Record summary: Predicted 3D model of a 163-nucleotide RNA (c-di-AMP riboswitch aptamer (ydaO/yuaA leader)) from a Solirubrobacterales bacterium. It was read from a public genome assembly, where an Rfam model found it. Taxonomically the source falls in Solirubrobacterales (Bacteria, Bacillati, Actinomycetota, Thermoleophilia). Of the family's consensus pairs, 96% are formed in the model.
[in-house]
RNA sequence: CUCGGACAGACGCCGAACUCCUGUUCGCCACGUGCGGCGGGAGGCGGGGGAACCACUGCGGGCCUUUCCAGGUCCGCCGGGGCGAAUCGACUCAUCGAGUCGUAGCGCUGAUCGUUCUGCGCGAGCCCGUCAGCUCACCCCGUAGGCCAUCGAACGAGGACCU
Numbered sequence: 001c002u003c004g005g006a007c008a009g010a011c012g013c014c015g016a017a018c019u020c021c022u023g024u025u026c027g028c029c030a031c032g033u034g035c036g037g038c039g040g041g042a043g044g045c046g047g048g049g050g051a052a053c054c055a056c057u058g059c060g061g062g063c064c065u066u067u068c069c070a071g072g073u074c075c076g077c078c079g080g081g082g083c084g085a086a087u088c089g090a091c092u093c094a095u096c097g098a099g100u101c102g103u104a105g106c107g108c109u110g111a112u113c114g115u116u117c118u119g120c121g122c123g124a125g126c127c128c129g130u131c132a133g134c135u136c137a138c139c140c141c142g143u144a145g146g147c148c149a150u151c152g153a154a155c156g157a158g159g160a161c162c163u
Stems, first nucleotide, its partner, number of pairs: 012147003018043007026036003044143006054133001058077008079131001080128004088102006105122004112157006
């Protein structure tokens, strides 16, 4: 100097996932107005359902109503929708399942904010169950989990600390 791996960073990062009150026959010890776990409640934050108006109204067959247009019902086929940045395309293998390269889009770049440059990473997964457009009132649900690939810079602004 180069390559690979591990540890540290955390007063940091992704995310709605935070704060307070309270109960506990759970755990911890410095034995307390203690800390953590589990349960309940509240606030905050996040998500879904849900009128009017507006928008939308698949195809085929059977039956019924009807002057006609058309409507109702049953069956079959294609379903449809939600959270999230996580969509879409090409190519390769040939094991129909994987992989590679891009891409809409998303995040970080280390005291904070703004603009810009540079560099780095993600571009998944899960759920509802034939059903849901928007949507006032109203109703319901969540408040988890995970983490170092880069570890930089310029200008401006406000602030903190030290002298």